[in-house]
RNA sequence: AUCUUAUCAAGAAAGGUGGAGGGAACAGGCCCUGUGAAACCUUAGCAACCGGUUCCGGUUUUCCGGGACGUCAGGUGCUAAAUCCUGCCCGAAAGCAAUUUCGGGAAAGAUGAGGA
Numbered sequence: 001a002u003c004u005u006a007u008c009a010a011g012a013a014a015g016g017u018g019g020a021g022g023g024a025a026c027a028g029g030c031c032c033u034g035u036g037a038a039a040c041c042u043u044a045g046c047a048a049c050c051g052g053u054u055c056c057g058g059u060u061u062u063c064c065g066g067g068a069c070g071u072c073a074g075g076u077g078c079u080a081a082a083u084c085c086u087g088c089c090c091g092a093a094a095g096c097a098a099u100u101u102c103g104g105g106a107a108a109g110a111u112g113a114g115g116a
Stems, first nucleotide, its partner, number of pairs: 002115007013043005021032003026087004044079003049075002051072001052069007083108001088105007
């Protein structure tokens, strides 16, 4: 880098270095930011995808499904705002219209697990 699949309106920040940007890319919007952005480091925390422990059911195979435990010294991930919102398609409502709002889906993206 690529493919498959699950999830994405919940949750969780302090310090140090740094010194102007950041919210994936493009466009529009809306935000964050010298009361210190990105990035890196330390510590803390959140969650429970994988792993672990344990219980239940199916089943008769070490296979499938589900529950509980983070006081579980494991592997990742995450710690402004819905993945910040919109963009493409379908539907509904309002409006003379421009347009706005709402719902569903797609695309793209993020993270985990698995494959090659």